This is a predicted complex of two RNAs, RNase P RNA and transfer RNA, with 460 nucleotides together. Model confidence (mean pLDDT): 76 of 100. Rfam match: Bacterial RNase P class A. It is annotated as a ribozyme.

[in-house]
RNA sequence: CCAGACGGCCGGAUGGCCGCCUUCGGCAGGCUUGCCGGGGGAGGAAAGUCCGGGCUCCACGGAAACAGGGCGCCGGGUAACGCCCGGCGGGGGCGACCCCAGGGAAAGUGGCACAGAAAGCAAACCGCCCGCUCACGCGCUUCCGGCGCGUCGGUGUGGCAAGGGUGAAAGGGUGCGGUAAGAGCGCACCGCGGGUCCGGUAACGGGCCUGGCAGGCUAAACCCCGCCCGGAGCAAGACCAAAUAGGGGCGGCGCAUGGCGGGUUUCCGCGCCGCCGCCCGGGUCGGUCGCGCGAGGCGUCCGGUAACGGGCGUCCCAGAUGAAUGGCCAUCACCCGCCCCUCGGGGCGGCGUACAGAACCCGGCUUACAGGCCGUCUGGCGCC
RNA sequence: GGGGCCGUAGCUCAGUUGGGAGAGCGCUACGUUCGCAAUGUAGAGGUCAGGGGUUCGAUUCCCCUCGGCUCCACCA
Repeated sequence: CCAGACGGCCGGAUGGCCGCCUUCGGCAGGCUUGCCGGGGGAGGAAAGUCCGGGCUCCACGGAAACAGGGCGCCGGGUAACGCCCGGCGGGGGCGACCCCAGGGAAAGUGGCACAGAAAGCAAACCGCCCGCUCACGCGCUUCCGGCGCGUCGGUGUGGCAAGGGUGAAAGGGUGCGGUAAGAGCGCACCGCGGGUCCGGUAACGGGCCUGGCAGGCUAAACCCCGCCCGGAGCAAGACCAAAUAGGGGCGGCGCAUGGCGGGUUUCCGCGCCGCCGCCCGGGUCGGUCGCGCGAGGCGUCCGGUAACGGGCGUCCCAGAUGAAUGGCCAUCACCCGCCCCUCGGGGCGGCGUACAGAACCCGGCUUACAGGCCGUCUGGCGCC
Repeated sequence: GGGGCCGUAGCUCAGUUGGGAGAGCGCUACGUUCGCAAUGUAGAGGUCAGGGGUUCGAUUCCCCUCGGCUCCACCA
């Protein structure tokens, strides 16, 4: 210098003018409100609403079972998590490093289309091989006869699974020996199963012995094992005010040893007694609270590889409800286009500067994002 | 703001133990007719909303994104 990997951060700046929301103080006013002065006013994702919580209600406390849903290597972090950190195993890359829904297929059920002989207690299409028989040829023998050898031979029966072919997948792989031909049939190495020892908290790794290999894939198919989960959501919910018809229909249970009350059932306890569920109607479209001190931000020290935890100090930091956080001007920064050019730069133009915008609040994940900065590391080339 | 559902041909819709992408209307060509309609025959037309994953194989199973539809206020 080029190419790349990982982590973190910013995401226009300054000034002026005119506005908007909120809060505090003062003044005016019967109230709505108005004026003056001070403070605060979008994000890293406020987004998607995919997980986990806080909070509120369901009269709602406890126990069990079922149904339903979710998660899944090991250890740790956390209020909790499907998140994060560290490790293990597998895969990819020369490397820095990256990716993995990563429990169980030896509990059971199902599926494996087409092709293919065969798709699951395997099978034999082509092929290889042997014995017998038939045909032909040759040779031996004393004739008939018999015997032996041979054939890109035929047929029948049997042996084999090495090779070919089908397929996503065909019951370990490579090599040597062996055999009629073959085959874990035997052996060596690799893989795999079982046992044992050592290291590690564990996942797991390594060594030794042993078994000739035995049950392929699929659980983001049903399922099994382990763990977790009550439901709904701030339009939750509480209060004030106004108005109307506490009206009608259907269904369930029932006069208290009963009925009803969270997805279902059972038990204990509790509440109510004409109660519950669904539907059709009637009225209103106002206000207040919930609602901004929190698993909070920043700095520093300590523990820990890290995620994170603890101590101390310091700060108060948006709260709208048709919904504020904006507009204009100037200068600068960056980007794009054109021109000049001494290649260092200069000039002009640009409704160019992303993604997007709180709505009860936090912790995560995911997705979108013009442009830029910093740090660590890897590979290559060149120079000293 | 918070729940639920859907996206398949130009339009309306089917599509399950995961393996062929389909129906009706419409469109094109030919026949029929003097011509049109109707009718007959043949045919074209699909990124299954988009992307990724699991699997030998995905419209179907899982995740993310985009678009559309629908419901939820209070009082007696």